[in-house]
Context: one part of a larger RNA
RNA sequence: CGCAGCUAAGGAACUCGGCAAAUUAGCCCCGUAACUUCGGGAUAAGGGGCGCCUACUUCGGUAGGCCGCAGUGAAAAGGGCCAUGCGACUGUUUAACAAAAACACAUCUCUCUGCUAAGACGAUUUAAGUCGAUGUAUAGGGAGUGACACCUGCCCGGUGCUGGAAGGUUAAGGGGAUAUGUGCAAGCGUUGAACCGAAGCCCCAGUAAACGGCGGCCGUAACUAUAACGGUCCUAAGGUAGCGAAAUUCCUUGUCGGGUAAGUUCCGACCUGCACGAAUGGUGAAACGAUGUGGUCACUGUCUCGGCUGCGCGCUCG
Repeated sequence: CGCAGCUAAGGAACUCGGCAAAUUAGCCCCGUAACUUCGGGAUAAGGGGCGCCUACUUCGGUAGGCCGCAGUGAAAAGGGCCAUGCGACUGUUUAACAAAAACACAUCUCUCUGCUAAGACGAUUUAAGUCGAUGUAUAGGGAGUGACACCUGCCCGGUGCUGGAAGGUUAAGGGGAUAUGUGCAAGCGUUGAACCGAAGCCCCAGUAAACGGCGGCCGUAACUAUAACGGUCCUAAGGUAGCGAAAUUCCUUGUCGGGUAAGUUCCGACCUGCACGAAUGGUGAAACGAUGUGGUCACUGUCUCGGCUGCGCGCUCG
RNA backbone atom coordinates (compact mmCIF):
# COMPACT_ATOMS: atom_id res chain seq x y z
C1' C A 1 0.00 0.00 0.00
C1' G A 2 -4.09 -3.55 -1.33
C1' C A 3 -8.26 -6.70 0.28
C1' A A 4 -11.19 -7.99 4.50
C1' G A 5 -12.97 -7.70 10.08
C1' C A 6 -13.67 -4.67 14.61
C1' U A 7 -13.77 0.11 17.03
C1' A A 8 -14.81 4.40 23.05
C1' A A 9 -17.72 9.20 22.66
C1' G A 10 -20.04 11.86 18.81
C1' G A 11 -23.19 10.75 14.31
C1' A A 12 -22.59 13.71 7.86
C1' A A 13 -19.29 17.89 11.67
C1' C A 14 -16.80 14.53 5.58
C1' U A 15 -17.68 15.93 0.70
C1' C A 16 -19.31 19.05 -5.37
C1' G A 17 -22.66 15.40 -3.54
C1' G A 18 -23.93 10.47 2.42
C1' C A 19 -19.46 8.87 -2.87
C1' A A 20 -18.28 4.48 -0.13
C1' A A 21 -19.78 1.81 3.94
C1' A A 22 -23.47 0.84 7.47
C1' U A 23 -28.70 0.20 8.44
C1' U A 24 -32.99 -2.80 6.55
C1' A A 25 -33.93 -7.93 5.10
C1' G A 26 -37.33 -14.26 5.52
C1' C A 27 -42.33 -16.08 7.20
C1' C A 28 -46.95 -15.16 10.32
C1' C A 29 -50.26 -11.58 12.81
C1' C A 30 -51.88 -6.47 13.61
C1' G A 31 -51.87 -1.99 11.13
C1' U A 32 -51.30 1.32 6.99
C1' A A 33 -51.69 8.39 4.82
C1' A A 34 -51.84 12.08 0.94
C1' C A 35 -53.07 11.32 -3.84
C1' U A 36 -55.48 8.32 -7.65
C1' U A 37 -56.67 6.93 -14.21
C1' C A 38 -60.31 3.45 -8.39
C1' G A 39 -56.32 -0.81 -10.87
C1' G A 40 -53.16 1.33 -7.49
C1' G A 41 -50.19 3.89 -3.91
C1' A A 42 -48.70 -0.87 -0.42
C1' U A 43 -43.97 -5.19 1.73
C1' A A 44 -46.63 2.15 2.35
C1' A A 45 -45.36 3.88 7.14
C1' G A 46 -45.35 1.62 12.05
C1' G A 47 -45.72 -2.45 15.68
C1' G A 48 -45.60 -7.76 17.68
C1' G A 49 -44.20 -12.94 17.12
C1' C A 50 -40.49 -16.96 15.52
C1' G A 51 -36.12 -22.13 19.51
C1' C A 52 -36.88 -26.73 22.46
C1' C A 53 -40.07 -30.23 25.73
C1' U A 54 -44.96 -32.10 27.42
C1' A A 55 -50.27 -32.46 27.07
C1' C A 56 -54.42 -31.61 24.25
C1' U A 57 -55.96 -30.82 19.20
C1' U A 58 -61.03 -29.48 14.71
C1' C A 59 -53.91 -31.10 12.85
C1' G A 60 -54.70 -24.83 11.61
C1' G A 61 -53.01 -24.44 16.56
C1' U A 62 -53.85 -23.84 22.10
C1' A A 63 -52.08 -24.37 27.17
C1' G A 64 -48.15 -25.30 30.52
C1' G A 65 -42.96 -25.74 31.09
C1' C A 66 -37.33 -25.23 29.78
C1' C A 67 -32.49 -22.91 27.96
C1' G A 68 -29.18 -19.17 25.99
C1' C A 69 -26.29 -12.72 25.19
C1' A A 70 -28.82 -14.14 20.95
C1' G A 71 -34.44 -18.97 18.37
C1' U A 72 -35.54 -16.42 9.89
C1' G A 73 -29.37 -18.51 16.38
C1' A A 74 -24.86 -19.77 10.16
C1' A A 75 -25.75 -18.40 4.81
C1' A A 76 -29.04 -16.34 1.45
C1' A A 77 -32.17 -11.99 2.55
C1' G A 78 -36.00 -4.27 0.65
C1' G A 79 -33.31 1.11 4.37
C1' G A 80 -37.68 4.23 4.87
C1' C A 81 -40.29 8.95 4.18
C1' C A 82 -41.40 14.12 2.13
C1' A A 83 -41.20 17.75 -1.97
C1' U A 84 -40.07 18.90 -6.93
C1' G A 85 -37.94 18.74 -12.51
C1' C A 86 -37.98 15.48 -16.92
C1' G A 87 -40.00 11.36 -19.56
C1' A A 88 -46.62 8.58 -19.20
C1' C A 89 -45.54 3.37 -18.81
C1' U A 90 -42.54 -2.22 -20.27
C1' G A 91 -38.82 -1.50 -23.76
C1' U A 92 -34.10 0.61 -27.05
C1' U A 93 -29.10 3.04 -27.39
C1' U A 94 -23.08 5.36 -28.18
C1' A A 95 -19.83 -3.53 -28.66
C1' A A 96 -14.75 -1.03 -25.51
C1' C A 97 -15.35 6.60 -21.16
C1' A A 98 -22.32 8.75 -21.93
C1' A A 99 -28.37 4.26 -20.27
C1' A A 100 -30.34 9.56 -20.13
C1' A A 101 -34.50 14.21 -20.00
C1' A A 102 -31.93 10.87 -25.99
C1' C A 103 -34.64 6.72 -29.44
C1' A A 104 -38.98 3.82 -29.59
C1' C A 105 -43.95 3.40 -28.05
C1' A A 106 -49.69 2.92 -27.93
C1' U A 107 -52.60 7.66 -29.15
C1' C A 108 -53.71 11.92 -32.28
C1' U A 109 -53.21 14.75 -36.86
C1' C A 110 -51.66 15.93 -41.80
C1' U A 111 -50.41 13.98 -46.51
C1' C A 112 -49.72 10.49 -50.73
C1' U A 113 -51.80 6.04 -53.17
C1' G A 114 -57.90 3.46 -57.34
C1' C A 115 -54.03 -1.23 -58.32
C1' U A 116 -49.28 -2.94 -63.57
C1' A A 117 -51.20 1.66 -56.53
C1' A A 118 -48.08 5.07 -54.11
C1' G A 119 -43.26 3.91 -52.50
C1' A A 120 -38.97 0.79 -52.76
C1' C A 121 -35.13 -3.18 -54.31
C1' G A 122 -32.87 -4.38 -58.77
C1' A A 123 -26.71 -4.50 -64.74
C1' U A 124 -23.91 1.64 -66.51
C1' U A 125 -30.12 6.81 -66.23
C1' U A 126 -35.15 3.91 -68.00
C1' A A 127 -34.02 -4.50 -68.01
C1' A A 128 -36.19 -8.94 -66.50
C1' G A 129 -37.74 -9.91 -61.94
C1' U A 130 -39.06 -8.87 -56.80
C1' C A 131 -41.07 -6.37 -52.30
C1' G A 132 -45.43 -3.58 -51.21
C1' A A 133 -49.34 -8.05 -51.18
C1' U A 134 -51.50 -13.84 -52.49
C1' G A 135 -52.94 -6.92 -49.32
C1' U A 136 -57.21 -3.11 -51.86
C1' A A 137 -58.42 3.35 -48.69
C1' U A 138 -61.09 0.17 -41.52
C1' A A 139 -55.37 -1.02 -46.83
C1' G A 140 -50.34 0.47 -47.80
C1' G A 141 -46.35 4.48 -47.98
C1' G A 142 -44.41 9.32 -45.96
C1' A A 143 -44.21 13.28 -42.09
C1' G A 144 -45.02 15.29 -37.29
C1' U A 145 -46.77 14.51 -32.27
C1' G A 146 -46.03 11.12 -28.26
C1' A A 147 -50.51 7.27 -22.65
C1' C A 148 -54.47 9.90 -20.33
C1' A A 149 -57.28 14.73 -18.87
C1' C A 150 -58.38 19.95 -20.31
C1' C A 151 -57.12 22.25 -24.67
C1' U A 152 -54.58 23.59 -29.19
C1' G A 153 -55.70 31.14 -30.43
C1' C A 154 -54.27 35.06 -34.69
C1' C A 155 -51.35 35.52 -39.56
C1' C A 156 -51.52 32.74 -46.46
C1' G A 157 -47.42 38.95 -47.13
C1' G A 158 -42.54 35.46 -47.96
C1' U A 159 -41.19 30.00 -48.97
C1' G A 160 -43.48 25.29 -50.04
C1' C A 161 -47.63 22.38 -51.63
C1' U A 162 -52.50 21.98 -54.17
C1' G A 163 -55.89 23.94 -57.73
C1' G A 164 -56.76 27.44 -61.94
C1' A A 165 -56.16 28.64 -66.71
C1' A A 166 -57.75 34.35 -69.60
C1' G A 167 -53.33 37.10 -70.45
C1' G A 168 -47.57 37.88 -70.43
C1' U A 169 -42.83 35.25 -71.12
C1' U A 170 -40.79 30.84 -73.44
C1' A A 171 -37.23 25.68 -76.21
C1' A A 172 -36.94 22.30 -80.04
C1' G A 173 -40.04 22.23 -84.03
C1' G A 174 -43.37 24.36 -87.79
C1' G A 175 -43.28 28.67 -90.89
C1' G A 176 -41.17 31.04 -94.67
C1' A A 177 -41.08 37.47 -95.92
C1' U A 178 -36.23 39.36 -96.99
C1' A A 179 -31.24 39.37 -98.35
C1' U A 180 -27.45 36.59 -100.73
C1' G A 181 -23.64 32.66 -103.19
C1' U A 182 -23.22 29.97 -107.70
C1' G A 183 -24.99 28.88 -112.58
C1' C A 184 -26.66 30.79 -119.40
C1' A A 185 -30.76 28.60 -117.20
C1' A A 186 -33.62 24.87 -114.69
C1' G A 187 -31.82 24.42 -110.20
C1' C A 188 -28.66 23.63 -105.89
C1' G A 189 -27.13 26.24 -101.43
C1' U A 190 -26.79 30.20 -97.48
C1' U A 191 -29.61 33.76 -94.59
C1' G A 192 -33.42 33.63 -91.83
C1' A A 193 -38.32 38.58 -90.26
C1' A A 194 -43.65 38.06 -89.03
C1' C A 195 -46.74 34.16 -87.28
C1' C A 196 -48.01 29.13 -84.83
C1' G A 197 -45.33 26.40 -80.81
C1' A A 198 -45.60 22.75 -74.09
C1' A A 199 -44.47 22.31 -69.15
C1' G A 200 -42.27 25.95 -66.15
C1' C A 201 -42.14 31.01 -64.45
C1' C A 202 -45.14 35.61 -64.05
C1' C A 203 -50.31 35.76 -62.73
C1' C A 204 -55.23 34.30 -59.76
C1' A A 205 -56.96 31.48 -55.61
C1' G A 206 -56.68 27.85 -51.43
C1' U A 207 -53.67 25.77 -47.60
C1' A A 208 -50.17 26.64 -40.96
C1' A A 209 -51.19 19.29 -36.48
C1' A A 210 -47.09 22.85 -44.27
C1' C A 211 -41.61 25.79 -43.52
C1' G A 212 -42.61 29.61 -40.56
C1' G A 213 -44.27 34.56 -38.08
C1' C A 214 -47.14 36.44 -33.91
C1' G A 215 -44.81 45.35 -32.94
C1' G A 216 -43.25 50.58 -31.50
C1' C A 217 -43.86 55.57 -29.45
C1' C A 218 -46.74 59.29 -26.58
C1' G A 219 -50.54 60.87 -23.22
C1' U A 220 -54.43 59.94 -19.48
C1' A A 221 -57.98 58.69 -12.97
C1' A A 222 -59.18 64.19 -6.97
C1' C A 223 -52.01 61.94 -2.59
C1' U A 224 -48.63 59.15 -5.06
C1' A A 225 -48.21 55.12 -8.10
C1' U A 226 -50.43 52.57 -11.97
C1' A A 227 -53.36 52.99 -16.45
C1' A A 228 -59.40 50.10 -17.62
C1' C A 229 -59.12 54.76 -21.62
C1' G A 230 -57.18 57.87 -25.89
C1' G A 231 -53.71 59.34 -29.93
C1' U A 232 -50.16 58.01 -33.59
C1' C A 233 -46.74 55.00 -36.79
C1' C A 234 -45.91 50.32 -38.91
C1' U A 235 -47.48 45.07 -40.13
C1' A A 236 -49.53 39.35 -43.43
C1' A A 237 -50.90 39.31 -38.36
C1' G A 238 -49.16 41.79 -33.78
C1' G A 239 -48.69 36.12 -28.56
C1' U A 240 -55.08 34.20 -27.04
C1' A A 241 -55.67 30.18 -22.97
C1' G A 242 -52.26 28.43 -19.84
C1' C A 243 -47.52 28.75 -17.61
C1' G A 244 -43.53 31.96 -15.96
C1' A A 245 -36.22 34.17 -12.34
C1' A A 246 -38.43 28.09 -15.47
C1' A A 247 -33.65 21.96 -18.15
C1' U A 248 -35.79 28.87 -20.69
C1' U A 249 -34.09 35.06 -16.30
C1' C A 250 -28.68 38.46 -18.70
C1' C A 251 -28.98 42.12 -14.73
C1' U A 252 -29.51 37.95 -10.33
C1' U A 253 -27.62 35.27 -4.62
C1' G A 254 -34.39 39.64 -8.32
C1' U A 255 -38.28 40.52 -4.15
C1' C A 256 -41.50 38.22 -0.47
C1' G A 257 -42.74 33.74 2.26
C1' G A 258 -41.11 28.55 4.01
C1' G A 259 -37.37 25.30 5.67
C1' U A 260 -31.77 26.12 8.66
C1' A A 261 -28.57 28.95 14.30
C1' A A 262 -26.78 30.39 9.49
C1' G A 263 -29.57 28.30 2.65
C1' U A 264 -25.81 31.43 -4.66
C1' U A 265 -29.15 25.18 -4.08
C1' C A 266 -34.58 23.70 -2.82
C1' C A 267 -40.12 24.60 -2.23
C1' G A 268 -44.40 28.28 -2.63
C1' A A 269 -45.58 33.00 -4.58
C1' C A 270 -44.91 37.79 -7.43
C1' C A 271 -44.35 39.13 -13.02
C1' U A 272 -39.94 43.76 -14.63
C1' G A 273 -40.92 36.75 -19.89
C1' C A 274 -32.58 40.18 -21.69
C1' A A 275 -34.86 35.77 -24.88
C1' C A 276 -42.20 30.78 -22.40
C1' G A 277 -46.45 29.64 -25.21
C1' A A 278 -50.03 26.08 -27.65
C1' A A 279 -48.95 18.57 -32.04
C1' U A 280 -40.89 22.23 -33.71
C1' G A 281 -47.45 20.99 -29.04
C1' G A 282 -49.34 24.29 -24.02
C1' U A 283 -50.82 23.17 -19.03
C1' G A 284 -51.77 19.26 -15.60
C1' A A 285 -51.37 14.41 -13.79
C1' A A 286 -51.88 8.58 -10.63
C1' A A 287 -48.41 4.69 -11.71
C1' C A 288 -43.45 3.75 -13.29
C1' G A 289 -37.46 5.25 -13.35
C1' A A 290 -29.76 1.58 -11.88
C1' U A 291 -33.05 9.45 -14.10
C1' G A 292 -31.95 15.04 -12.08
C1' U A 293 -32.61 18.33 -7.56
C1' G A 294 -33.69 19.68 -2.28
C1' G A 295 -35.10 17.97 2.63
C1' U A 296 -35.75 14.32 6.64
C1' C A 297 -35.68 9.72 9.98
C1' A A 298 -32.78 5.48 10.77
C1' C A 299 -27.75 4.10 10.16
C1' U A 300 -22.91 4.23 10.14
C1' G A 301 -14.76 5.05 10.42
C1' U A 302 -17.47 9.76 5.34
C1' C A 303 -15.55 12.71 9.30
C1' U A 304 -13.61 14.73 14.61
C1' C A 305 -8.98 11.16 14.49
C1' G A 306 -7.19 7.90 14.74
C1' G A 307 -6.41 2.80 16.58
C1' C A 308 -6.37 -2.68 16.47
C1' U A 309 -6.54 -7.58 13.93
C1' G A 310 -6.10 -11.13 9.66
C1' C A 311 -4.35 -12.20 4.70
C1' G A 312 -1.38 -10.46 0.55
C1' C A 313 2.18 -7.22 -2.10
C1' G A 314 6.37 -4.26 -1.35
C1' C A 315 10.65 -2.47 1.27
C1' U A 316 14.71 -2.97 5.20
C1' C A 317 17.72 -6.36 7.84
C1' G A 318 19.36 -11.33 7.68